This is a predicted structure of a 72-nucleotide RNA (transfer RNA) from Candidatus Sungbacteria bacterium RIFCSPHIGHO2_02_FULL_41_12b.
The source organism's lineage runs through Bacteria, Bacteria candidate phyla and Candidatus Sungiibacteriota.
Model confidence (mean pLDDT): 81 of 100.
Its Rfam family is "tRNA".
RNA sequence: GGGCAUUUAGCUCAGUGGUAGAGCGCUUCGUUCACAUCGAAGAGGCCGCAGGUUCGAUCCCUGCAAUGCCCA
Numbered sequence: 001g002g003g004c005a006u007u008u009a010g011c012u013c014a015g016u017g018g019u020a021g022a023g024c025g026c027u028u029c030g031u032u033c034a035c036a037u038c039g040a041a042g043a044g045g046c047c048g049c050a051g052g053u054u055c056g057a058u059c060c061c062u063g064c065a066a067u068g069c070c071c072a
Base pairs, nucleotide, nucleotide: 001071002070003069004068005067006066007065010024011023012022013021018055026042027041028040029039030038048064049063050062051061052060
């Protein structure tokens, strides 16, 4: 220098055009003498950034950035 993949909650990951979810973790309450377990409720995201297409974009297109892999 070229190519490919990934980027979504604190972590690991779903989500293929119509108001964004799960598990674990965190907070509160119940249960217990207490802790753990278990049950219930809750907080936490403008989906890496900027443009474009569309009535509407996490999703499609373009550029940029970060990370990983391959080639030179």

RNAcentral records the identical sequence in 2 taxa.